Bacterial RNase P class A from an Acidimicrobiia bacterium, 377 nucleotides, folded computationally.

RNA sequence: CGAGCCCAUCGGACGGCCGCUGCGCGUUGCUCGCCAACCACAGAGGAAAGUCCGGACUCCACAGGGCAGGGUGCUGGAUAACGUCCAGGCGGGGUGACCCGACGGAAAGUGCAGCAGAGAGCAGACCGCCCAAGCCGUCGGCCGAGCCCGGCGGCCGGCAAGGGUGAAACGGUGGUGUAAGAGACCACCAGCGGCACCGGUGACGGUGUCGGCUUGCAAACCCCACCCGGAGCAAGGCCAAGCAGGGACGUCGGUUGCCCGCCGUAUGGUCCCGGGUAGGCCGCAUGAGCGUCACGGUGACGUGGCGUCGAGAUGGAUGGCCGUCGCCUGCCGUAGCCGGCAGGUCACAGAAUCCGGCUUACAGAUGGGCUCGCACC
Numbered sequence: 001c002g003a004g005c006c007c008a009u010c011g012g013a014c015g016g017c018c019g020c021u022g023c024g025c026g027u028u029g030c031u032c033g034c035c036a037a038c039c040a041c042a043g044a045g046g047a048a049a050g051u052c053c054g055g056a057c058u059c060c061a062c063a064g065g066g067c068a069g070g071g072u073g074c075u076g077g078a079u080a081a082c083g084u085c086c087a088g089g090c091g092g093g094g095u096g097a098c099c100c101g102a103c104g105g106a107a108a109g110u111g112c113a114g115c116a117g118a119g120a121g122c123a124g125a126c127c128g129c130c131c132a133a134g135c136c137g138u139c140g141g142c143c144g145a146g147c148c149c150g151g152c153g154g155c156c157g158g159c160a161a162g163g164g165u166g167a168a169a170c171g172g173u174g175g176u177g178u179a180a181g182a183g184a185c186c187a188c189c190a191g192c193g194g195c196a197c198c199g200g201u202g203a204c205g206g207u208g209u210c211g212g213c214u215u216g217c218a219a220a221c222c223c224c225a226c227c228c229g230g231a232g233c234a235a236g237g238c239c240a241a242g243c244a245g246g247g248a249c250g251u252c253g254g255u256u257g258c259c260c261g262c263c264g265u266a267u268g269g270u271c272c273c274g275g276g277u278a279g280g281c282c283g284c285a286u287g288a289g290c291g292u293c294a295c296g297g298u299g300a301c302g303u304g305g306c307g308u309c310g311a312g313a314u315g316g317a318u319g320g321c322c323g324u325c326g327c328c329u330g331c332c333g334u335a336g337c338c339g340g341c342a343g344g345u346c347a348c349a350g351a352a353u354c355c356g357g358c359u360u361a362c363a364g365a366u367g368g369g370c371u372c373g374c375a376c377c
Base pairs, nucleotide, nucleotide: 001373002372003371004370005369006368007367008366009365010364012325013324014323015322016321017320018319020043021042022041024039026038027037028036029035045348049359050358052357053356054355055354056353057232058231059230060229069228070227071226072225073224074088075087076086077085078084089103090101091100092099093098104223105222109221110220111217112216113215126163127162128159129158130157134155135154136153137152138151139150140149141148171189172188173187174186175185176184190214191213192211193210194209195208196207197206198205199204236282237281238280239279245273246272247271248270249269250267251266252264253263254262255261289308290307291306292305293304294303295302296301326346327344328343329342330341331340332339333338
């Protein structure tokens, strides 16, 4: 200098004006209420998103155990919890930094393997190789003949090395063997399984020995281990207009002319009552919080000290305009540094109970660590 890998941070800045939401024992006003005006302060994100996991919180259900159903799935740890994270193991990719992996069990059982191909799961014979045994034909041999010997061809058959098909054809190389062959047998190698020893908490790794044991699929059923009650802030709680309902009193009517009492399925009156709609309030932002320092730990993370308070809408605020600068695009000038002019929709996007993750989207800028290649000292 070029090409890359990993981690982290930011994601327009400043000022002015006009709006919107919240908040304030700030000021003022009134029709007095947590109303209005003014003033001060605060006002989206790294993903606020998808709503895919896990929790907090709330209500309902629940003695205990089992079945069913769902989820997770190498090991050890972290955590409130997780399908997340950290460290490690194994497998795969990359020259490398590093990246990716639903990564338990296929000798518990059942099942599946399209097309092609002869044959696809206790496999099979299309081409090919072989005629050793048996049979037939033919030719030759022994003087002739033959149930004898030999050559050639065929039938019946043998084989699975080679070709071919396929994602996959019962491990590979060499030899022995044979009619031709084959783990049929032998040596070595690869894998698998059993046993023993060594290292490791463990996943697993290493060494030795034995066994001819040698296709894959469990994101197929299944088996094994562990986990799981349901619904969700429109949860749930409080206050509560009006209407309907209930009660007391009053009024009216009846009972006997009057009073009391009683009765009424009469009630445009007054008061009260419970449930509860509209509506309002709480839940609702001090929390598994954030920043920083120290200590422990390889790390995720934990412990402690100090500091700090950072949106709260409910038809749903967080916007608009202007100026300067930055950035981007285009044009012009310049050898170049750079300068000038014009334009810009200035990345993705946007809270709604809160928190921890995952996933997805994202123009551009910055910092740190590392790898490979080339050149020079």

A source record names the gene rnpB. Model confidence (mean pLDDT): 79 of 100.